[in-house]
Predicted 3D model of a 498-nucleotide part of an RNA (large-subunit ribosomal RNA, domain I) from Chloroparvula japonica.

Context: one part of a larger RNA
RNA sequence: GGCGUAUGGGGGAUGUCUUGGCGUCAGAAGGCGAUGAAAGGCGUGGAAGUCUGCGAAAAGCCUGGGUGAGUUGACAAACAAACGUUGACCCCGGGAUUCCUGAGCUAACCCGGUGAACUGAAACAUCUAAGUAACCGGAGGAAAAGAAAGAAAAAUCGAUUCCCUGAGUAGCGGCGAGCGAAAUGGGAAGAUUGCCCAAACCGCGGUGGUUUCCGCCGUGGGGUUGUAGGGCCUUUCACAUGGGAGUUACCAAGUGAGUCGUUAGUUGAACCGUUUGGAAAGGCGGGCCACAGAGGGUGAUAGCCCCGUAAACGAAAAUGAUCUCACCUCCCGAAGGGUACCUGAGUAGGUCGGGUCACGUGGAACCCUGACUGAAUCUACGGGGACCAUCCCGUAAGGCUAAAUACUCUCUGACGACCGAUAGUGAACCAGUAGGGCGACUGAAUGAUGAGAAGAACCCCGUCGAGGGGAGGAUAGUGAACCUGAAACCAUACGCUU
Repeated sequence: GGCGUAUGGGGGAUGUCUUGGCGUCAGAAGGCGAUGAAAGGCGUGGAAGUCUGCGAAAAGCCUGGGUGAGUUGACAAACAAACGUUGACCCCGGGAUUCCUGAGCUAACCCGGUGAACUGAAACAUCUAAGUAACCGGAGGAAAAGAAAGAAAAAUCGAUUCCCUGAGUAGCGGCGAGCGAAAUGGGAAGAUUGCCCAAACCGCGGUGGUUUCCGCCGUGGGGUUGUAGGGCCUUUCACAUGGGAGUUACCAAGUGAGUCGUUAGUUGAACCGUUUGGAAAGGCGGGCCACAGAGGGUGAUAGCCCCGUAAACGAAAAUGAUCUCACCUCCCGAAGGGUACCUGAGUAGGUCGGGUCACGUGGAACCCUGACUGAAUCUACGGGGACCAUCCCGUAAGGCUAAAUACUCUCUGACGACCGAUAGUGAACCAGUAGGGCGACUGAAUGAUGAGAAGAACCCCGUCGAGGGGAGGAUAGUGAACCUGAAACCAUACGCUU
């Protein structure tokens, strides 16, 4: 020096645990703000700091309710000074106060505007990625869409939205890569294709031109559709002590009561002995409850010790919802004949240039529109994928509309073949912190003594050290650098060996 064994040091793996995360489901809520928000600053306690709470009325004030013996938040023990069965502290409802800065803030979902590139095509340009990301504007609890100028091809359906199917089909495509429908059918939800205007016509008021008369504006009535409807004229019948509806459109303000929830809570069954042990919930023996043997805690593993669980109950006040009732409020003719007055114009359509449609210009309809044009008026107009005819379907150029659908910053409840401290959120721990960067921004690490601090009185060695030895205490090999305590690495002792 090597190897081996043993004992230690060192280190913090592993095991066990969980205060924290992650996800799913259901319900609620879906906003806050000049009555000053979000976010901060500074204060505020008997007491120095930080967190939490609060705001110069400052860990709080007043009041209504709940509860019932302790209390003055946490780190954080002690002290000081106090409060409380004349009900404190605590919990819930309502109110008051609310310094300084700060005018918009807000997770996703939705609608609209602008709009990439990497990438794929095994290169790349049309194409793709993708109308995605990003940015901007706007709104709501949902948004958007929506009561056919529809879909179809059967003399059919009947607003919209969403799911399944149709279907990776029909198609589109340097026919490459790829992109990719719709109707039908079955469901969810539903408001029987739900409604309101504009116009014709009538009345009132105003205004302009004006001899009569006409135009325009405002307002009330009327009226709202495709089997065309409405106006006006005319004929006939009916007509209210009736019928219908109701606060989301139609369709207008609501009020009160009841009911059911939410925001504190309440009741809630049933066990002892013995044994091991520091400790019983373990072992043994004998009982009991159960609409409760979910779960958690308690000195080891408890249905019967504690909190709970099943079940049942509860609101002075605030608030929500549905239904019912009462008040209240709103609405309500039909048919026949005639007339040809009305039925959304720089619109529909066209040409050129683009865009969107699954559809890349294609035979390219339909839809949108930048430029230029430009109708018809019900014997009308649009559509049925170039176009024409026939046939069929619908009625544009005004508007409103619940539900089924999307999402979760947030609250409540339940759950998990989710993680268990290099995992799970970046963050279990005073974390968007410490630290880095001029800045935009970036961004960690650190959990566990023990049942209980009982945190080692007292004695001894030592420098009035560090550390150690006794003592005490179930165990101190649980001693605070604290559960377990692997490996690397280091040391000591012994054995073998060079």